[in-house]
Context: one part of a larger RNA
RNA sequence: CUCUGGUGAAGGAACUCUGCAUAUUAACACCGUAACUUCGGGAUAAGGUGUGCCUUUCGUGGUGGAGCGCCUCGCGCGCCGAGCCUCGAAGGGUCGCAGCUAAGCGGGGGUAGCGACUGUUUACCUAAAACACAGGCUUCUGCUAAGUCGAAAGACGACGUAUAGGAGCUGACUCCUGUCCGGUGCCGGAAGGUUAAGGGGACUGCUCAGUGCAAACGAAGGCAUGAACCGAAGCCCCGGUAAACGGCGGCCGUAACGAUAACGGUCCUAAGGUAGCGAAAUUCCUUGGCGGGUAAGUUCCGUCCUGCACGAAUGGAGCAACGACUUCCCCACUGUCUCCACCAGAGACUCA
Numbered sequence: 001c002u003c004u005g006g007u008g009a010a011g012g013a014a015c016u017c018u019g020c021a022u023a024u025u026a027a028c029a030c031c032g033u034a035a036c037u038u039c040g041g042g043a044u045a046a047g048g049u050g051u052g053c054c055u056u057u058c059g060u061g062g063u064g065g066a067g068c069g070c071c072u073c074g075c076g077c078g079c080c081g082a083g084c085c086u087c088g089a090a091g092g093g094u095c096g097c098a099g100c101u102a103a104g105c106g107g108g109g110g111u112a113g114c115g116a117c118u119g120u121u122u123a124c125c126u127a128a129a130a131c132a133c134a135g136g137c138u139u140c141u142g143c144u145a146a147g148u149c150g151a152a153a154g155a156c157g158a159c160g161u162a163u164a165g166g167a168g169c170u171g172a173c174u175c176c177u178g179u180c181c182g183g184u185g186c187c188g189g190a191a192g193g194u195u196a197a198g199g200g201g202a203c204u205g206c207u208c209a210g211u212g213c214a215a216a217c218g219a220a221g222g223c224a225u226g227a228a229c230c231g232a233a234g235c236c237c238c239g240g241u242a243a244a245c246g247g248c249g250g251c252c253g254u255a256a257c258g259a260u261a262a263c264g265g266u267c268c269u270a271a272g273g274u275a276g277c278g279a280a281a282u283u284c285c286u287u288g289g290c291g292g293g294u295a296a297g298u299u300c301c302g303u304c305c306u307g308c309a310c311g312a313a314u315g316g317a318g319c320a321a322c323g324a325c326u327u328c329c330c331c332a333c334u335g336u337c338u339c340c341a342c343c344a345g346a347g348a349c350u351c352a
Stems, first nucleotide, its partner, number of pairs: 001347008010338002014336001019333001027051005036041001038172001052094008061085003067079004071074001095099001107331004112326002114323002119131002135170007147156003173318004178248003183245002185241005192236003198230002204224004210217002249267005276310001277307001288304005
């Protein structure tokens, strides 16, 4: 010096990313307990007091001797209640610094964020505000169900039957969930346009009888080519649908100080963000402005709104309870620190 324990003057978070770690608290009984709340809770809230031993009295529960009574006579039943055991209360006394004397055994309060909750998870760096969850909504499925596995047989779904089963989104509860169907998707429609195989066979070419002096023409058949026309769904088209994927403006002017603009004009759009919230797990400028807390506060809390770039089931805003979650403050407590010291043990190191 390192590690594991122990003690510490004065101070008490000044340490530090952070009270990390340590310390404090702790059992049982009694007293007493706030905001808030979904009336269950919060709550062991908080905060206090008592606790050993001896003795006396009283009481609780258990057992039930002797005695007495009864008879169906027994290892019987009943009455009484001694003694002993148990737990508790009150009075008196007594010892120590200390009586849950050791061990074991909650530190507490306030604030805000997120997630309702109990649960689940990266076996071996992340336990969480991630996943799940009851609840909500949409959608598919009429049973040989939809969906899934499987070349198939077959099986699951389910020996279920729409109060059922599959899929997706949201995520208790409370108050709510605005607008846009132009694009994409899905659903419905079938008049018109387009459109495959197939049907259809026109025209044309080759071949070959035949005709012709020849050039050439050329029936039937065969071969090749294959036009018009008839052909479904789909797409185009016409509607619907946003708790489907998604989207939710700009400029200029205007009120009797100034400022601002309820109001007006104009351009664009499918429609221009409603309620609520807002420098937020979202705010760049930014340590925004104001207020609170501190002697001093880029964090924190409240408020404002100029929202770079919140916003309504990719849910919005609240919310009691809950949390090995995150933020800030306070009390208690401490070697975290000022600032280190010493003790014990184990190493390291030196010598043997």
Large-subunit ribosomal RNA, domain IV from a metagenome, 352 nucleotides, folded computationally. The full RNA is in RNAcentral, with records from SILVA. The coordinates come from a structure-prediction model, not an experiment, and the mean pLDDT is 89.